About this RNA:
The prediction has a mean pLDDT of 87. Predicted 3D model of a 350-nucleotide part of an RNA (small-subunit ribosomal RNA, central domain) from a metagenome. The RNAcentral record of the full RNA draws on SILVA.
Context: one part of a larger RNA
RNA sequence: CUGGGCGUAAAGGGCUUGUAGGCGGUCGUGUGUGUCGGGUGUGAAAGCCCUAGACUUAAUCUAGGAAGUGCAUCCGAAACUACAUGGCUUGAGUGCGAGAGAGGGUGGCAGAAUUCCCAGAGUAGAGGUGAAAUUCGUAGAUACUGGGAGGAAUACCUGAGGCGAAGGCGGCCACCUGGCUCGUAACUGACGCUGAGAAGCGAAAGCGUGGGGAGCAAACAGGAUUAGAUACCCUGGUAGUCCACGCUGUAAACGAUGUUCACUAGAUGUUGGGGGAAUUGACCCCUUCAGCGUCGCAGCUAACGCAUUAAGUGAACCGCCUGGGGAGUACGGUCGCAAGACUAAAACUC
Numbered sequence: 001c002u003g004g005g006c007g008u009a010a011a012g013g014g015c016u017u018g019u020a021g022g023c024g025g026u027c028g029u030g031u032g033u034g035u036c037g038g039g040u041g042u043g044a045a046a047g048c049c050c051u052a053g054a055c056u057u058a059a060u061c062u063a064g065g066a067a068g069u070g071c072a073u074c075c076g077a078a079a080c081u082a083c084a085u086g087g088c089u090u091g092a093g094u095g096c097g098a099g100a101g102a103g104g105g106u107g108g109c110a111g112a113a114u115u116c117c118c119a120g121a122g123u124a125g126a127g128g129u130g131a132a133a134u135u136c137g138u139a140g141a142u143a144c145u146g147g148g149a150g151g152a153a154u155a156c157c158u159g160a161g162g163c164g165a166a167g168g169c170g171g172c173c174a175c176c177u178g179g180c181u182c183g184u185a186a187c188u189g190a191c192g193c194u195g196a197g198a199a200g201c202g203a204a205a206g207c208g209u210g211g212g213g214a215g216c217a218a219a220c221a222g223g224a225u226u227a228g229a230u231a232c233c234c235u236g237g238u239a240g241u242c243c244a245c246g247c248u249g250u251a252a253a254c255g256a257u258g259u260u261c262a263c264u265a266g267a268u269g270u271u272g273g274g275g276g277a278a279u280u281g282a283c284c285c286c287u288u289c290a291g292c293g294u295c296g297c298a299g300c301u302a303a304c305g306c307a308u309u310a311a312g313u314g315a316a317c318c319g320c321c322u323g324g325g326g327a328g329u330a331c332g333g334u335c336g337c338a339a340g341a342c343u344a345a346a347a348c349u350c
Stems, first nucleotide, its partner, number of pairs: 004321003007304002012318001014201004021194003025088007034080001035077008049065006091191001092188003095184005103177007110154001115149006125136002162169002206247006215241002220236004258317006266295011299306002323350003332343004
């Protein structure tokens, strides 16, 4: 090298775009790169293998032959591969006609609730708990009514629902903007798939500068509980949570399941389209695409389970694994303001 694997045993990169590379539909024609056949040359000797021979045999030695999978060159073949060239339309894309959506960004608006402030009215409690206390309240609280301020989040609708590459996305309106699906078959004519490096995106927490700060709440303080209680419970409460710009680049970033294509029984629910039949019409029924679920056959699996959304059967490309601990650590390097991230061992030990 070959050979085995990656849902849960070690192992799918957090996700996408895409460079090099790898792989690549269909029909001709040409060349002859790989490929295949044949010839020639070479492929030292010794050794291996075969046949003889010499020491009484053997080991050993001698002679001859074969082989030497390779390289070079010449002749030939043209299916496949490659290259060149000319077509094709099924892959891919464009157009046209429709459609659904919490996809993204910016601005504005709305109502409920919490808190605070002011005013009214009102009196001794309120709050909290398993029970209490800290706490608030006669300087008038809690409960009630009216007015105001401010921040954050959008009940019901809400769904086995939808959209997005992933992270993720939920009040309403407007503007800007990406993708997707269905139908049609007018156009291009293989323009495709994957993708080492690279680039971009990337929850929460955290960091920098400047704002904002209602509620919640690490840290912290107090009250309880307890043998103790640096906790669970309670009363407070600062960073933070929010906004703008910049950084960080990690998660059980999970479907613990890489992307793409093809094939392989069904049943049922649901979302968005198309067609048919029918009807006054929405439904209902049949059928066909694209999603999201549940169950289930063959098959697969160590089992659990998966099962047209595969973990089945195949193909292409990438990433990753190789006993446990040491260790995702040390050292070095790159990145970062820092926190740290990425890359990544060994001794030793079982």